[in-house]
Context: one part of a larger RNA
RNA sequence: CGAUGCCGAAGGAACUAGGCAAAUUGCUCGCGUAACUUCGGGAUAAGCGAGACCUGCUGGCGGGCAACCGUUGGUGGGUGGCACAGAGCAGGGGGUGGCGACUGUUUAGUAAAAACACAGGGCUCUGCGAAGUCGAGAGACGACGUAUAGGGUCUGACGCCUGCCCGGUGCCGGAAGGUUAAGAGGAGGUGUGCAAGCACUGAAUUGAAGCCCCGGUAAACGGCGGCCGUAACUAUAACGGUCCUAAGGUAGCGAAAUUCCUUGUCGGGUAAGUUCCGACCUGCACGAAUGGCGUAACGACUUCCCCACUGUCUCCAGCAUAGGCUCA
Repeated sequence: CGAUGCCGAAGGAACUAGGCAAAUUGCUCGCGUAACUUCGGGAUAAGCGAGACCUGCUGGCGGGCAACCGUUGGUGGGUGGCACAGAGCAGGGGGUGGCGACUGUUUAGUAAAAACACAGGGCUCUGCGAAGUCGAGAGACGACGUAUAGGGUCUGACGCCUGCCCGGUGCCGGAAGGUUAAGAGGAGGUGUGCAAGCACUGAAUUGAAGCCCCGGUAAACGGCGGCCGUAACUAUAACGGUCCUAAGGUAGCGAAAUUCCUUGUCGGGUAAGUUCCGACCUGCACGAAUGGCGUAACGACUUCCCCACUGUCUCCAGCAUAGGCUCA
């Protein structure tokens, strides 16, 4: 000097990105226990008290013929210590937001999470030699299953809900017309030959799916406007005009895990708050199963606050252990 432990006056988070680390708490019994809630929970909530040993009285249970022995309670008196769950083992607690319902799963070796999964919900395909998948094939899985089944895809408990747009893309349906390959067809033409012929070329017409076309479909991919004016202070605009669109964002939420300007403004908390909580709405650039908004319980998740506690700190000191280091 660092490492690993132990201890510390006064203060007690002033440390720090952040209470990281450490400390506190810890068991049993009795009392007591809030909001909220899906009535199960929340809950060991929180909070308070007791606990050793000796001894009097008095119950229960077991064994024994009994004397008595063992064990477990209640109640009273006393004794000692700084300390009686005496060491060790052994939850710190509370409040408020965000996200995800939950228990689970994951980047073997920097990520455990708000990511994945999930029960539940929807759409869609599939009638059985099923669809789908693997294989060149035979064949196999699906399934010794049969639409209350199986595959694909999205969402993600529960509660209240899930608006408008089918113009584009996709999918489904339609078949009149247009277009459209090989094939069919063969007017006509070319070469050659005296010719018969042989060879080549070839217009009309006919000719499937597809595409064009006509419809449907958004819990399919996706999309969901601008400018101007207007009310007897001002401001604002229920109202009007106009342009464009397939349709112009409904409910709910909103400076948000989304807000650039921005430390927006107001309120709360602090002596002081770019964070936090509650509001406002001017949403740069929320928004309804790429789900919207809530939500008890849950979380080694994350934000902020409070109590307790502490060497995290003010500000460092001492002790122990094994090393480093110096000297021999």